RNA sequence: GGCCCUAUCUUCUAACGGUUAGGAAAUCAGAUUCUCAAUCUGGGAAUUGGGGUUCGAUUCCCCAUGGGGCUA
Numbered sequence: 001g002g003c004c005c006u007a008u009c010u011u012c013u014a015a016c017g018g019u020u021a022g023g024a025a026a027u028c029a030g031a032u033u034c035u036c037a038a039u040c041u042g043g044g045a046a047u048u049g050g051g052g053u054u055c056g057a058u059u060c061c062c063c064a065u066g067g068g069g070c071u072a
Base pairs, nucleotide, nucleotide: 001071002070003069004068005067006066007065010025011024012023013022018055027043028042029041030040031039048064049063050062051061052060
C1' cells in the first nucleotide's frame, strides 16, 4: 500500500429501521448491622466525527479518525 472486521455509560456487553437506548460490574444515596462485609431498594452516567438515504438511523450507504486481523 491492498483487503476484511470493529467503535454504545468508568468497564464489560445487549438492542427487526419505530426502545424511556436495556443488563452486569463499578460508583453514589438509603434500608439492614455496634462496625465492616454480605443482602435489599433507589439515583446518576453512553451511541467516535462529518455527510447521505428514509416519514423515522445505534442500526443502511459514503468519507474521516481510532483499534484489530490477513496479505505483499
Molecule: transfer RNA
Organism: Bacteroidales bacterium